[in-house]
C1' cells in the first nucleotide's frame, strides 16, 4: 500500500397492521376499549458441545477407554414470543449499497 472484522455518521433504498368506537379537542395532538402487525430494542429454541451422577463393559482388584439412562451448563437466525414498539401523514424502521472516520486482524 491494500485487504477483512467491527463500530460511528452522512446519503439513497427500505415491508407489515384499523386513522374501528368512546372521551376530550376548531382540528393535529392525547386518553381509553377492542383488533391487527414484526423489519427498533428485548425474551424462547435445535443441531453440537462441556462437564457431573447412575448402571454395564472391562475383569484379581482399581483407573483409563467405550456403550446406555438421568439432570445441568453454553449454544443461531430474518424462526418463534408479542414484554416493548408500532397500526393516515411524518417520524421511526431490521437490512442492503456508497463515502468518511475511530478501533482492530492478517498479508
Nucleotide at each position: 500500500a491494500g485487504c477483512g472484522g467491527u463500530c460511528u455518521g452522512u446519503g439513497a433504498a427500505g415491508a407489515g397492521a384499523g386513522u374501528u368506537c368512546c372521551c376530550g379537542c376548531c382540528g393535529c395532538u392525547g386518553g381509553g376499549a377492542c383488533g391487527c402487525c414484526g423489519a427498533a430494542g428485548g425474551g424462547g429454541c435445535a443441531a453440537g458441545c462441556c462437564g457431573c451422577c447412575a448402571g454395564a463393559u472391562g475383569a484379581u482388584g482399581c483407573u483409563g477407554g467405550u456403550c446406555u439412562g438421568g439432570a445441568g451448563g453454553c449454544g443461531a437466525a430474518a424462526c418463534u414470543c408479542u414484554c416493548a414498539g408500532g397500526u393516515u401523514c411524518a417520524a421511526g424502521g431490521a437490512u442492503u449499497c456508497a463515502c468518511a472516520g475511530g478501533c482492530u486482524g492478517g498479508u